RNA sequence: UAGAGUUUGAUCAUGGCUCAGGAUGAACGCUAGCGACAGGCUUAACACAUGCAAGUCGAGGGGCAGCGGGAGGGAAGCUUGCUUUCCUUGCUGGCGACCGGCGCACGGGUGAGUAACACGUAUGCAACCUGCCCUCUUCAGGGGGACAACCUUCCGAAAGGGAGGCUAAUCCCGCGUAUAUCGGUUUCGGGCAUCCGAGAUCGAGGAAAGAUUCAUCGGAAGAGGAUGGGCAUGCGGCGCAUUAGCUUGACGGCGGGGUAACGGCCCACCGUGGCGACGAUGCGUAGGGGUUCUGAGAGGAAGGUCCCCCACACUGGUACUGAGACACGGACCAGACUCCUACGGGAGGCAGCAGUGAGGAAUAUUGGUCAAUGGGCGAGAGCCUGAACCAGCCAAGUCGCGUGAGGGAGUACUGCCCUAUGGGUUGUAAACCUCUUUUGUCGGGGAGCAAAAGCCGGACGUGUCCGUCUGUGAGAGUACCCGAAGAAAAAGCAUCGGCUAACUCCGUGCCAGCAGCCGCGGUAAUACGGAGGAUGCGAGCGUUAUCCGGAUUUAUUGGGUUUAAAGGGUGCGCAGGCGGAUUUUUAAGUCAGCGGUCAAAUCGUGGGGCUCAACCCCGUCGAGCCGUUGAAACUGGCAGACUUGAGUUGGCGAGAAGUACGCGGAAUGCGCGGUGUAGCGGUGAAAUGCAUAGAUAUCGCGCAGAACUCCGAUUGCGAAGGCAGCGUACCGGCGCCAGACUGACGCUGAGGCACGAAAGCGUGGGGAUCGAACAGGAUUAGAUACCCUGGUAGUCCACGCCGUAAACGAUGAUUACUAGGUGUCGGUGGGUAUGGACCCAUCGGUGCCGCAGCAAACGCAGUAAGUAAUCCACCUGGGGAGUACGUUCGCAAGAAUGAAACUCAAAGGAAUUGACGGGGACCCGCACAAGCGGUGGAGCAUGUGGUUUAAUCCGAAGCAACGCGAAGAACCUUACCAAGUCUUGACAUCCUCUUGAAUAAAGGGUAAUGCCUUUAGGCCUUCGGGACAAGAGAGACAGGUGGUGCAUGGUUGUCGUCAGCUCGUGUCGUGAGAUGUUGGGUUAAGUCCCGCAACGAGCGCAACCCUUAUCUUCAGUAGCCAGCAGGUAAAGCUGGGCACUCUGGAGAGACUGCCGGGGAUAACCCGGAGGAAGGUGGGGAUGACGUCAAAUCAUCAUGCCCCUUAUGAUUUGGGCUACACACGUGCUACAAUGGCGUAAACAGAGGGAAGCGAGCCCGCGAGGGGGAGCAAAUCCCAAAAAUAACGUCCCAGUUCGGAUUGUAGUCUGCAACCCGACUACAUGAAGCUGGAAUCGCUAGUAAUCGCGGAUCAGAAUGCCGCGGUGAAUACGUUCCCGGGUCUUGUACACACCGCCCGUCACACCAUGGGAGUCGGAAAUGCCCGAAGUCUGUGACCCAACCGCAAGGAGGGAGCAGCCGAAGGCAGGUCGGAUGACUGGGGUGAAGUCGUAACAAGGUAACCGUAA
Repeated sequence: UAGAGUUUGAUCAUGGCUCAGGAUGAACGCUAGCGACAGGCUUAACACAUGCAAGUCGAGGGGCAGCGGGAGGGAAGCUUGCUUUCCUUGCUGGCGACCGGCGCACGGGUGAGUAACACGUAUGCAACCUGCCCUCUUCAGGGGGACAACCUUCCGAAAGGGAGGCUAAUCCCGCGUAUAUCGGUUUCGGGCAUCCGAGAUCGAGGAAAGAUUCAUCGGAAGAGGAUGGGCAUGCGGCGCAUUAGCUUGACGGCGGGGUAACGGCCCACCGUGGCGACGAUGCGUAGGGGUUCUGAGAGGAAGGUCCCCCACACUGGUACUGAGACACGGACCAGACUCCUACGGGAGGCAGCAGUGAGGAAUAUUGGUCAAUGGGCGAGAGCCUGAACCAGCCAAGUCGCGUGAGGGAGUACUGCCCUAUGGGUUGUAAACCUCUUUUGUCGGGGAGCAAAAGCCGGACGUGUCCGUCUGUGAGAGUACCCGAAGAAAAAGCAUCGGCUAACUCCGUGCCAGCAGCCGCGGUAAUACGGAGGAUGCGAGCGUUAUCCGGAUUUAUUGGGUUUAAAGGGUGCGCAGGCGGAUUUUUAAGUCAGCGGUCAAAUCGUGGGGCUCAACCCCGUCGAGCCGUUGAAACUGGCAGACUUGAGUUGGCGAGAAGUACGCGGAAUGCGCGGUGUAGCGGUGAAAUGCAUAGAUAUCGCGCAGAACUCCGAUUGCGAAGGCAGCGUACCGGCGCCAGACUGACGCUGAGGCACGAAAGCGUGGGGAUCGAACAGGAUUAGAUACCCUGGUAGUCCACGCCGUAAACGAUGAUUACUAGGUGUCGGUGGGUAUGGACCCAUCGGUGCCGCAGCAAACGCAGUAAGUAAUCCACCUGGGGAGUACGUUCGCAAGAAUGAAACUCAAAGGAAUUGACGGGGACCCGCACAAGCGGUGGAGCAUGUGGUUUAAUCCGAAGCAACGCGAAGAACCUUACCAAGUCUUGACAUCCUCUUGAAUAAAGGGUAAUGCCUUUAGGCCUUCGGGACAAGAGAGACAGGUGGUGCAUGGUUGUCGUCAGCUCGUGUCGUGAGAUGUUGGGUUAAGUCCCGCAACGAGCGCAACCCUUAUCUUCAGUAGCCAGCAGGUAAAGCUGGGCACUCUGGAGAGACUGCCGGGGAUAACCCGGAGGAAGGUGGGGAUGACGUCAAAUCAUCAUGCCCCUUAUGAUUUGGGCUACACACGUGCUACAAUGGCGUAAACAGAGGGAAGCGAGCCCGCGAGGGGGAGCAAAUCCCAAAAAUAACGUCCCAGUUCGGAUUGUAGUCUGCAACCCGACUACAUGAAGCUGGAAUCGCUAGUAAUCGCGGAUCAGAAUGCCGCGGUGAAUACGUUCCCGGGUCUUGUACACACCGCCCGUCACACCAUGGGAGUCGGAAAUGCCCGAAGUCUGUGACCCAACCGCAAGGAGGGAGCAGCCGAAGGCAGGUCGGAUGACUGGGGUGAAGUCGUAACAAGGUAACCGUAA
């Protein structure tokens, strides 16, 4: 020292991305009351108009242009001594320009350059300078000369210049004197290597300036101080090694030159050095520091304002002057640019203050004053000062203040908004009342910043102090104080899905848009836009940009490397790093005391001043570096001695360690010969191939090459790669035992060197097998594959390359320590047995299990992934990419090193739960198999699709839609279509008015309703009216089979009547989760038993319920009739009875209860007895947690949306019944196990009043007439049929089959045309058992036969029920389908209908190569060579000095030379831009082709290499 979001179905860990904080010379958007303090071109070191920014001294000088004064003269006016004007006069105050002095090297600006002794820090100079200032000592004697100004003149447009002449000085030059300095001799002292200091002596040798107001101020020399500089050195602070070698004045010496001074700084000569992996050189970037921001700190980032240092002044070069410059507002030269010009030539440098243009997202006034502080000059007054102090502009920052306070009032009304319409909210708001007046406005008062200087006087220490007086403010009438009026003039911005404080409505509808990350938006958006409300901050608020933080996400503090990114393929080893035990010494590291420094400001802290604060002032504190004095444990150094680390020696031992040579047998192939005959071979099945020219097979002989069966093992050896028949030779390493020798000789190891599987390469051999490429055959939709037949490189050898692998234990090397147990290999010692061996101990290897500990988990665990130490290597999100470029290596292939742009919010690890697998184990099911019968072919019925139509209403869609909703469409139904009609409505509630009916019947008219007409026809009453109904009217509303089943309720299907699904507590795990529920048995069953860190419980299973099978009991009509009686043609028909059947109440019965066997003495299983029934007896009802956004808004209900003279209502007609076709479900058949005919027998369960309807009559028949009986155990429907018997048919499209059609009818109904059913007669189609495929069924089942019911006026081959006859088969679980449990793999979790790879096509983006092209940078070589210093020369020129002079000394111009900027030419180097074309990469919505990977992914996958 704070964290959060985001990878997953969930979890842990790894890991990136993102957010919350602080900061800024900021900018942009919206908004804006005041003050104080501080700040303000980060870009173009781009270009600059205009003004100002450095002058001053007359007490240095000559002078007098201008101004003032004086004097003299003239003129004019008059007021007669004044005014004006002119001239003269430097006489005076002063003073432009000039000579001279000082200053201009400060102050101010900027950050281009610079990676450097530039800066910081600490030292050194015995190698140096220093104007003005201070102290001390000494001096100032005597001469000379010139040049400006000025005058004259000439040239020029100008700038400016030339010539001649005069002149002063604190200008210049000699002489005299002088203690510096230098050289020689000599003495003493000191130090730090060269050396330094002091003294004596001789020689050489350089000075000066005056001014004045008389106070003073200056001048020269020397010594010292102070200040300011110069130089040298240690240490420190950027990136890139895809920059590894650099260097010729380069490194050093000797001698010179030069400088203030050291020095290759420069030069001649000599030597060959110097720097560099502790990073030279190169390239890129950059002013450095005090400090600033951030951070817990360590760090990281920055260097604006202020302070210190440096560098620069249009670009480059150069010197001059000077104490100081190579000089921002100086000079010269070159270049670029701008301006002037008379075209000849000239002028300029805002990175000073303002200001302008330009650039840019962006940065201010052409302000005031020298009042203060400071600077320059001056004796001073003073002058100058864009330094400075102030003011102006700007919310750009920090700090402070205000925009009111109390009551009203604990919640009034309205409005906006929301609402469940009750209300809530805005709102402890407002109006209103009272109070206050900061700021603002007005009026009045009004500071401090001021101290000096100057004059005068005084004192003394003679240049200082004291006193008096005069007098100085830009800011500014500002700060501040007082007064007045009046709540008056003063609030916005952003946000409200999570992170993150704050929620609703409307609009929009993957659109418009939002977004920091995750992500919102496809009709109910707290995420877009608006509104209301809320939250945060507040004269500001948001956004953007940048830095630090969070990020322990570069980890020194403080990370990692088996599997997440990460151990080098392995060894040897130089440098480097680290290093056993002991003694002495040293003092480099280390520790301590003291001292110096660490500028100021800043920061921290204690005080103080502005009303507070920000701000300002005063005091105080330090890391580091240096010095000095100590300490001596540890590290290091020197020295000595030690043996345990390491090594040497002796003995013994094991081994597929290596290299070379030789030998061997089996197998394979080939060759020759024999035997032998038709196939062999190969596969899932085949074919290609071989074979009658004799294969395969078999026998014999021979040849060739390669590999070594068994032994053989979790065995051994080796550093790794790797090593396997046997023998020989050479050679490396290792272990054990002994403990003689050396004496730390050790460990690790960047570079380096060596080794290094396979493939591959080169040369030469060899070539049996196998076998990339290739060819053929198959497979397949295709098959450039998997399979098969061949087959070349290669595989083998020698020599030489390559240098990579999933080179793996995915685990670097070495050392020490840390419970045990058990194998095995090689030694040694001991013991017991002596017939093979075993036991104990120990050393070294190699395995397994396991404790502590570690780990995200998996796991590791003396062979560590534990605990420690040392050294090396490597990692820092995924992709792009181990790619590109560059470099090194290679014959090549390629290897090593190794990026970026761009793009994503993940990628990845371990474990969990599921799901899935052409994974495994176990189990079940009419799942298969075994059977029986069907469907698929025909005709018809029915449903669906499609098509058609005005409409063919709508829904249902794999199983789980399709004889389904529909248990019944001629009208109705009806939702569809056409046409007509109505509009408060066909239906509900409410209101007003009128009427009295409602209703029924008839007629007219219409396609029909609507419409018109006629007749009949009420109730209660308090007499007002009411109930009810109709009509008219107004609105609230009705109505909707309109949409959304993906907004819903309810209901239903399905997995599945499958055996599962969960919970509490406990335990285990960091956790998701696990355990329980797994295991051994068993069951139909998570059924039960046993075991078990589980113990219990719930929903399911089972049971309880209904029905059926047996019996008992009760009851006995409408049922029954055994016995008794009556009776008939017959008949329970009658009396009677309730025994039986039956009916319907109550019970019993079945529970593995009993026996035997098995099993574990269990559960349970097998068999048996008894029993009507036996192991849930048969059947039904009953459907766990959940899945399918399964079905239904058209049963119903319902949110939202939509329609409202229509998407509502109603009427007629039509349609839902169409018909080339396709599918599903059925019926009837194809016949003899049959059809037809005759006559005969046996059910159950139902239904019946707008009903079932008997007997009887009529009709061939459907049916009609008629009507008994029956609200039904009574009557009716009602005949059961298959069956059995007899007869006939004789295998045919038939005496099978019945479609279709014709005619005539029946029934229902308002009505059978579209469009009903039935009947009779006639007609007599397809069809002769059904391809691929597919369905049902395990017993009273399938199959077959008929009967009934619901719906319904009528209309079943459908549906729901009922009984009759009544089988076959099940070895079994390999396979198909579905399901359950356990386990395994997984890259799936929308869960395999999953995921996912690559080419191709299209669009966009960045990037590599590229014939080249373009501009740039820094060097190199050569040419040219300005200014200028230096050198040489100097015939030309020259005032001072010497000389009488000539001349000399000295100086200069000129000329020449070295160097030398810019420029020119040349070839290279480096980096950039661009380029036809081209390479790969990334991203993109549903594109194309395949299916590579994930499951055994359907050929296990992957690594290296080749094709």
The RNA shown here (small-subunit ribosomal RNA) has 1507 nucleotides and comes from an uncultured bacterium. Rfam family: Bacterial small subunit ribosomal RNA. The prediction has a mean pLDDT of 84. The RNAcentral record of the sequence draws on ENA and SILVA.